[in-house]
Context: one part of a larger RNA
Molecule: large-subunit ribosomal RNA, domain I
Organism: Candidatus Altimarinota bacterium
Parts: sequence; structure tokens; C1' cells
RNA sequence: CUUACAAGUAUAUAAUGGAUCCCUUGACUGAUGUUUCCGAUGAAGGACGUUGUAGUAUGCGAUAAGCCUCGGUGAGCUUGCAAACAAGUGAUGACCCGUGGAUCUCCGAAUGGGGAAACCCAUCCCGUUUACGGGAUACUGUGCAGCCAAAUCAAUUAACUGCAUGGAGGAAAGUCGGCGAACUGAAAUAUCUCAGUAGCCGGAUAAAAGAAAUCAAUAGAGAUUCCCUUAGUAGUGACGAGCGAAGAGGGAAUAGCCCAAACCAUCCCGCAUGCGGGAUGGGGUUGUAGGACUUCAAUAUCUGUAAGAUUUUUAUAGCGGAAUGCUUUGGGAAAAGCAGCAAUAUAGGGUGAUAGCCCCGUACGCGAAAUAAAUUUUUUACAGUAGAAGUAUCCUGAGUAGGUUCGGACACGUGAAAUCCGGAUUGAAUCUGGGAGGACCACCUUCCAAGGCUAAAAAAAACAUCAGAUCGAUAGCGAACUAGUACUGUGAAGGAAAGGUGAAAAGUACCCCGGGAAGGGGAGUGAAAUAGACGUGAAAUUAUAUACUU
Repeated sequence: CUUACAAGUAUAUAAUGGAUCCCUUGACUGAUGUUUCCGAUGAAGGACGUUGUAGUAUGCGAUAAGCCUCGGUGAGCUUGCAAACAAGUGAUGACCCGUGGAUCUCCGAAUGGGGAAACCCAUCCCGUUUACGGGAUACUGUGCAGCCAAAUCAAUUAACUGCAUGGAGGAAAGUCGGCGAACUGAAAUAUCUCAGUAGCCGGAUAAAAGAAAUCAAUAGAGAUUCCCUUAGUAGUGACGAGCGAAGAGGGAAUAGCCCAAACCAUCCCGCAUGCGGGAUGGGGUUGUAGGACUUCAAUAUCUGUAAGAUUUUUAUAGCGGAAUGCUUUGGGAAAAGCAGCAAUAUAGGGUGAUAGCCCCGUACGCGAAAUAAAUUUUUUACAGUAGAAGUAUCCUGAGUAGGUUCGGACACGUGAAAUCCGGAUUGAAUCUGGGAGGACCACCUUCCAAGGCUAAAAAAAACAUCAGAUCGAUAGCGAACUAGUACUGUGAAGGAAAGGUGAAAAGUACCCCGGGAAGGGGAGUGAAAUAGACGUGAAAUUAUAUACUU
């Protein structure tokens, strides 16, 4: 220096792979409206069955993808994945949608006994097809009745039996009550914090609260609840970390009532025989005190509940509903061009590309045999609801208020600690009374505890409709698909991956290569097949070819 091999780099063509882009069946969040319990008349949730059919989902229950009725609708129908075949059915109105009803295996509170849930085994009565069918049989509260033992003579009670009427179990969140942590923060840690949170238990359907022994401050307000604000203020706090009001003010929504007692009437019981107690009815319900009681006046007004009639509306099916043609390009017209029309309708979706006038709809208007909810008017019955004066007597919530002590709750950690609740221990007054106004006292102001009920505003969920400077398949619910599935775990429990051919299956007849139900080449369909189990198809990576370098 040349050649060969190998490696590297680059380009091209394929392969692999499934990013990106586009799409959306599904989610997320909110607003408005409606509804808010189900269950021994057997729930929630399941097991097993059920179609001419192997699976799965949905529906249903031996009357088993269904039966009856009354409405709506009007031509096909015999559920989806999921076609095909078979056999049927429908204008004598099917299928489908809605109201009401029938049926509704077995388990499950599970309730005849048992049990390793969906199984086993009974007793009594009735009926008949003689082997089946129907019914009853758990525990327990309350009321009534029956029966009836011992102490104990009688009576009663326990127990037992019967009848009537309830309970039991479930439920996502919210709510009220009882019990009640720790990690954590304090840059360690003990008071403190996390937090009366999480969790467990119980109750109702909304819950809770609620008609001043409340606030306020010399002016007044007038039950409760919720929102804004007051205000991160006043306070509290190893005055650390932190915790953190209230009155006023502005709104939402508004609704007030009933007992106990005094006194009266009737009935019953007890014994000290003139007192006490009980039941029912009347009466009565408050703080500038009220009521009983005595006197006068009045019989109105309005409200509520129940039953019946009645008006209207809404919900649960539905109905009507305007207006366009031609040409060109193209696989396809909704595009472009030309010429029109409707609009109380140009919200939205679909249709072979982008449609007010093609389809479904939309604006607007209409509609219910049946059931349910609200509502108008009205009838009957029952219940409630009013005034004035007097003040001698009586009543006005007792082991209560308050005190002491120990705890707890109040924003307030014991503090000067009021107020509220509880254990222990004490313990008032009675209207000439009592509580509160943040120790306590006086004055003043304000309210009337120790009994009870109460809608709305307000919470949450389900459903329906609508919306979104929400997501777009590693996102959005865990789940756009056989998803609480497959799978894991003894169990409590944990818990995926996985969307897209095309307008239409028109899903490649027929031929060839091949061991071929693999794969491929022709042919055919289609706008496209490098759209063939598929949209697009990035990168890493692989193969082949070529070029260059060593």
C1' cells in the first nucleotide's frame, strides 16, 4: 500500500415498541329542585334457581328475562356481551313506558328445635291426591283476663295460660348523648398542645336548642338556631407553644304554648274520729308581679285537631311543534358557489367533512284511568283563646338554692374567679320573698330557678335537571372494559392491569407457497389494507442494504 473479516458512525427501508396528537362511553366539583327512613305483612344483604342455549351481567322467583289491571304509545317483538339457527308472537294492539295489584324458593333480626348461613330434624291442627299441601309453635315490654302453690285460715302474689298492642335487625353522611387516646407541637420535656379530635357504645330522623331567675348600663333590647361582622380584639397561657370569646351592629327565618299549686266538685282509702292521703274533672300559669278568692261585665273573636265534601297545582308515562333547493369538488356534502325560507325555535346531539331549515330535539303550547303530595273553599264534632275593680286570707316547683370540700364545663390552666354541672357533707327564704349584673358589700337596674312541649331559617345524603378558566385513559372515582372483578392473605383486610378497524363488516370468496387452524404471495372489498384485529405510530432497541473510518 492492497484485499478479506470484524467493529464503529451515518443514511434508507422494514421490524419492535406504544409515547404524542385527536376522540369519549366514564369520572370530579358546584348550583337549583324534590325526597329522606326500610324491617316479624320478614328488611338490608345474599345463596340457589330461572330463557329452545355453555358462560357472564341484568331482570325475575317453582306463576321464575315473567302473571293481572288501568293508562300512554303505535309496528314490530322474543334483555346486553352477541351474531347465527330453531320455534313462536303481534292492528282481537304485541314489544316498550308509567300507576296499582298477584306470585315472591332458601339463608339472613331469622323467630318450632338444632346448625359448620343458604342445611338437618320436628310437634299440634286442618285438608285431601296417602304422599303432599295450608296454618300454628322463639325471646321480651306493657295492658286486660283466666288459672292458682307455699309460708297462711281467707285473700293476694310468684309461676303458668290466653287475648291485644309493641320491641328485636339494617342504614353512606350529618346530628345529639356516654366513654375517650396517642403520634405530634412546644425545635428536649412533665403543666400545656394535638383534642373532647380519632375510635367504641347508645338514640332520633334531621338532631340539638328554645319562649329569660337573659343581656345591658342610667339608654335600652326582648325565645332559639344559622350567616356576616365585632376580632385574632378583650382575655387566657411553663404569659412558652398556643388557645381564644361576648354584648352591640347587619341579615336568613320567625310562633308561641302546656302543667304543678291555691280553690271547687265527685268518688275511694286510712286511722288517733276530725283530720290525713289518693283518683278523676273544673280552675290556673305570671314579674310595671300573677293567680286563687269577692263583686261587676261579656258569651264575641280568632286559632288548632279529626272526619267528609270541594278547588287548583305538582310528581310518577306522554303529545303537538316552523323553515331549502340546485350546481361544483369529493368515497361521502353538512364544504364552496348561486338563489331562498323560519325564528317566542341560531340550547344541544346525530347524520359518510363543518347542517337554524335531513333526524332527534329546542322556544312555545297541551296531557292522567290510577297512586302520592301540597293547596282553595266549606260542613260537622271536639279543644283552646278576652275585660274591669278590690287585696283580709291562701298559692306560685325543697334535701332545692346556697355553703364547705374534691373534680369537671365555661375562650378563662385556681387564679381576686363570678356563672354552670357532678361526688361527698351540710342546708335556707316564701312576695315585707328570691336570683343576677365576673371575689365581696351597699345603692340602683333587671329578671322569677329548682316541671314540660314547640315549626321555620340551618346539616347531610340519594335522585332529577343544569353548569364548569375540572380530567381526558400512568389523567379523572380504585373501577370509561367481566371492578371491589382477577389476584394476595388463616383472617381482619389489601387490590390491579385492561378504551379507539371502518361511513358501513363491505371482517379478505377463490388460487398458490408451507407440516400448517402459523405466516406469507396473488385476487377481491374499501377513499385508504403500511385502516386486516386494526386510529395516529415518537424514542430506546433489532434486521437488511449502501457509504465512510479503523